[in-house]
Context: one part of a larger RNA
RNA sequence: GGAUAAACGCUAGCGGCAGGCCUAACACAUGCAAGUCGAGGGGCAGCGGGUGAAGUAGCUUGCUACUUCUGCCGGCGACCGGCGCACGGGUGCGUAACGCGUAUGCAACCUACCUUUAACAGGGGGAUAAUCCGAAGAAAUUUGGUCUAAUACCCCAUAAUAUUUCAGAAGGCAUCUUUUGGAGUUGAAAGCUCCGGCGGUUAAAGAUGGGCAUGCGUUGUAUUAGCCAGAUGGUGAGGUAACGGCUCACCAUAGCAAUGAUACAUAGGGGGACUGAGAGGUUUUCCCCCCACACUGGUACUGAGACACGGACCAGACUCCUACGGGAGGCAGCAGUGAGGAAUAUUGGUCAAUGGACGCAAGUCUGAACCAGCCAUGCCGCGUGCAGGAAGAAUGUGCUAUGCAUUGUAAACUGCUUUUGUACGAGGGUAAUAACAGGUACGUGUACCUGGAUGAAAGUAUCGUACGAAUAAGGAUCGGCUAACUCCGUGCCAGCAGCCGCGGUAAUACGGAGGAUCCGAGCGUUAUCC
Repeated sequence: GGAUAAACGCUAGCGGCAGGCCUAACACAUGCAAGUCGAGGGGCAGCGGGUGAAGUAGCUUGCUACUUCUGCCGGCGACCGGCGCACGGGUGCGUAACGCGUAUGCAACCUACCUUUAACAGGGGGAUAAUCCGAAGAAAUUUGGUCUAAUACCCCAUAAUAUUUCAGAAGGCAUCUUUUGGAGUUGAAAGCUCCGGCGGUUAAAGAUGGGCAUGCGUUGUAUUAGCCAGAUGGUGAGGUAACGGCUCACCAUAGCAAUGAUACAUAGGGGGACUGAGAGGUUUUCCCCCCACACUGGUACUGAGACACGGACCAGACUCCUACGGGAGGCAGCAGUGAGGAAUAUUGGUCAAUGGACGCAAGUCUGAACCAGCCAUGCCGCGUGCAGGAAGAAUGUGCUAUGCAUUGUAAACUGCUUUUGUACGAGGGUAAUAACAGGUACGUGUACCUGGAUGAAAGUAUCGUACGAAUAAGGAUCGGCUAACUCCGUGCCAGCAGCCGCGGUAAUACGGAGGAUCCGAGCGUUAUCC
């Protein structure tokens, strides 16, 4: 000099863009953060409509209003079922590791939804939730009986390039791969409909996402020198989507290590960022990729996918409720609270856009996201006027002191402008399209064209008019390094200080004043890195 997720002191007009618990992975009140589908199902608690019946009131004696019953319809709380909840969001505890980076391999693998191709969907059955009737319990909740449905569950049929085995052929990279033929076993399906469609099953392929293996690279300490018993390898079996001591039985005794094993300490890794001429050093907050974790430890279940942040079970610590018998909970999601700390924000708005889940769709949900709020935390931009104006006014300060110098064109005064400010008015774009209607093309559901709801931010950005210099400057320094000097006070005191050093009676170094210098809505100090 540059830089920072900064803090502190003094000061402070505005806007744009970014950033904002580095400490206690400490504990958390409250609200929200993952639902959706009635075009799978039985139903009908609540809401709206309708039909019929009964009752009550008013009377126009056949109407109106109200109540009850009635799933008939729109729709729908709870329930069964499907899909999602493994994404998105957070944090960096652990991890020195195939964790990450890079380059390869899988002839050792999986992949829901999506795309393509081929084929199929025949017949039957038994339950169960909700509901209803009970029971136990303070509660959480648990439980008995009865009834019922399905795209829930089960059985039979049919089928293959699935799968088991035999024989042959071709090829390769050792195990093998591909293909032809024969035989055997197992093994599928689901319907709904607004009639437009939406779904189901099997097989093959693709795409996407993952899994595994390997080469190389990846902090410090030798005041850590030996380490290891599933340990190293083999045979066989089990297990897995898959290879493998992954696990087990048996056999052998190997394997690693001064080219640093093992141990200990520290640490998420990378792209990047800062600095530097570069080499390098440091760092990794924001953004992106990967990994790990979800009160602590362990375990599996479901599922295409988890050993699952807002799922389950067990143990533990902590907090809460309790009728003392027993229960409930997990902010390292968004806000917010306490604590810690030098220190870090609102218990805000909207699904309008982008994206996600579900749904044929309308749509619902979405603290993802988009916005707004707070903070000079940073970067960038703008402003706090401009021109004229010498009686070089007054005040202040200094001096060689009837005066001179400086403050200083500075002010006053005159003219101008209106960025900004205040008031009033106008106000684009972020919106593309979906449903639906019409049309064109191909030819029965697609593409295109036309018309067609929808804006949180926000009446914001921006523009125009009026007013009036009006609303807006500080901080540090002035001995040398280092740009900028005098007076007064103090008298090795009080104090300053980054280094050298200054102060003991003429201090340009302390404190004040005047003046000056540097930067400027900032300026200094502290901390850290180059």
The part of an RNA shown here (small-subunit ribosomal RNA, 5' domain) has 530 nucleotides and comes from uncultured Alistipes sp. Model confidence (mean pLDDT): 81 of 100. Its Rfam family is "Bacterial small subunit ribosomal RNA". The full RNA is in RNAcentral, with records from SILVA.